This is a predicted structure of a 263-nucleotide RNA (Bacterial large signal recognition particle RNA) from a Thermomicrobiales bacterium.

RNA sequence: UCGUGCUAGAUGGGGAGUUAGCGGUGCCCUGCACCCGCAAUCCGCUACAGCGGGGUUGAAUUCCCUCCCCCGGCCUGGCUCUGUGGACCUACUGUCGUUACGUGGUGUAGAUGGGUUGGGUCCCGGUCGGCAGCGAACUACGAAUCCGGUCAGGGCGGGAACGCAGCAGCCGUAAGUACCAUUCGCUGGGUGAUUGGGAGUGCCCGCCCGGAGCUAACGGACGGCAGCAAGCCGGAGGGUUCUUGUCAAAGGAGGGUGCACGG
Numbered sequence: 001u002c003g004u005g006c007u008a009g010a011u012g013g014g015g016a017g018u019u020a021g022c023g024g025u026g027c028c029c030u031g032c033a034c035c036c037g038c039a040a041u042c043c044g045c046u047a048c049a050g051c052g053g054g055g056u057u058g059a060a061u062u063c064c065c066u067c068c069c070c071c072g073g074c075c076u077g078g079c080u081c082u083g084u085g086g087a088c089c090u091a092c093u094g095u096c097g098u099u100a101c102g103u104g105g106u107g108u109a110g111a112u113g114g115g116u117u118g119g120g121u122c123c124c125g126g127u128c129g130g131c132a133g134c135g136a137a138c139u140a141c142g143a144a145u146c147c148g149g150u151c152a153g154g155g156c157g158g159g160a161a162c163g164c165a166g167c168a169g170c171c172g173u174a175a176g177u178a179c180c181a182u183u184c185g186c187u188g189g190g191u192g193a194u195u196g197g198g199a200g201u202g203c204c205c206g207c208c209c210g211g212a213g214c215u216a217a218c219g220g221a222c223g224g225c226a227g228c229a230a231g232c233c234g235g236a237g238g239g240u241u242c243u244u245g246u247c248a249a250a251g252g253a254g255g256g257u258g259c260a261c262g263g
Base pairs, nucleotide, nucleotide: 001263002262003261004260005259006258009057010056011055012030013029014028015027020046021045022044023043024042034054035053036052037051038050063256064255065254066253067252068251072247073246074245077242078240079239080238081237082236084234085233086232089231090230092227093226094225095224096223097222098221099220101219102218103217104215105214106213113209114208115207117206118205119204120203121202122198123197124196125195126194127193128192129191131188132187133186134185135184136183137182139178140177141176147172148171149170150169155164156163157162
C1' cells in the first nucleotide's frame, strides 16, 4: 500500500412536557431513515443510562469530536390585540352647595340696608244695605147646609095690624187659594260697606332715612357626592420580519479512531 475476514460502532435526529435523572410510547418540528414484543391511573434503566430477541452494514463520503451556518422550538423583556376584575388618580356626565368673573334681569322714575312706619289680606263683634227663605199687611177669589146681614117667593102664628122661622138671590166674610208692585217683621250666608277690638311678618301696597348697587337665572371658577370606565391599577390568553438567553434537524469545514491473515 492492496485484497479478504472480523470486532467496536451504526442502523434517523431534535424540541417541549413527564422524571431525582436518562431514554422510550404519546404531542410537535425536520424529513424518509430495518423487523418483532413492552409502555401514560405508564414501560425500562442508573450517570457507561430504554429493556429483550433477530436482520443488515461495518474502520469509513457512512463511526466519534469540534467549529460554522440554520428550518424549528422554548425562555426574558418590548410593542400590540382580545376578554376580565377594580375604582386611588386624570378626564367625562349628572346632582348639590359656595362664589357677582362673564351674560342676562333689575336699579338715581332711587338698589342692598334701616325706621319706637302706615294700610290690606287673617280672626271676633256692632250698625246699615243687598240677596235668599218664611210670615204678616194690601188686593182679588172664596161657604148648597153645620158664617153674618138683608131676605123676593113660599111656609107658620094671629080676627086683623103685624110677628116668627127662613130657601134661593145679593152684599160682606172664615178656613183657604192666587197675585205684578210696595210696606213691615223674623232667620241665614263662601254677601257688600262702615266701625271697634285682636293676631301677625307669610304675602301685597305705601311713607320716611340713606345714596349705588342688587340678583345664583344661564355660563364660568371652586368644593362635596354619585355614575361611567376612555386614560389608570391588577392578573389571564393570543400575535409579533423586535430583544435576551438556550436547545437544535438537515447541510458545510476540520480533526480523530481498531484487530487478524495473505500479497

It is recorded under the gene name ffs. Its Rfam family is "Bacterial large signal recognition particle RNA". Its family is annotated with SRP-dependent cotranslational protein targeting to membrane, signal sequence recognition and signal recognition particle, plasma membrane targeting in the Gene Ontology. The prediction has a mean pLDDT of 79. NCBI's taxonomy places the organism under Bacteria, Pseudomonadati, Thermomicrobiota, Thermomicrobia, Thermomicrobiales.